[in-house]
C1' cells in the first nucleotide's frame, strides 16, 4: 500500500429495507425473621459524514477504530 471481515445498551451477542431485541449487569419491587434463590417492573444503544429510498441498523461512497491475509 492492497484484499477480506467486524463496529448495535455498562458487557457478550441477535436482528440484513417497514416502530431495535435476548442474556448478564445496574436501580426498584414481591417473597423471607434476615439473606440467598426465584419472579415482576424499570434503566440504557445502531462508530462518523454524505448518498439511494416513501422509509436505512440493513443498500452505496468516503472517513475513523479493530482483527486477519498478501506484498
Nucleotide at each position: 500500500a492492497g484484499g477480506u471481515c467486524c463496529g448495535u445498551a455498562g458487557c457478550a451477542c441477535a436482528g440484513u429495507g417497514g416502530a431495535a431485541g435476548u442474556g448478564c449487569g445496574a436501580g426498584g419491587g414481591u417473597c423471607u425473621c434476615c439473606a440467598a434463590a426465584a419472579c415482576c417492573c424499570u434503566u440504557g444503544g445502531c462508530g462518523g459524514a454524505g448518498g439511494u429510498u416513501c422509509g436505512a441498523u440493513u443498500c452505496c461512497u468516503c472517513c475513523c477504530g479493530g482483527a486477519u491475509c498478501u506484498g
RNAcentral holds the sequence, with entries from ENA. Transfer RNA from Streptomyces caniferus, 71 nucleotides, folded computationally. Taxonomically the source falls in Streptomyces (Bacteria, Bacillati, Actinomycetota, Actinomycetes). Rfam family: tRNA. By type it is a transfer RNA. The prediction has a mean pLDDT of 84.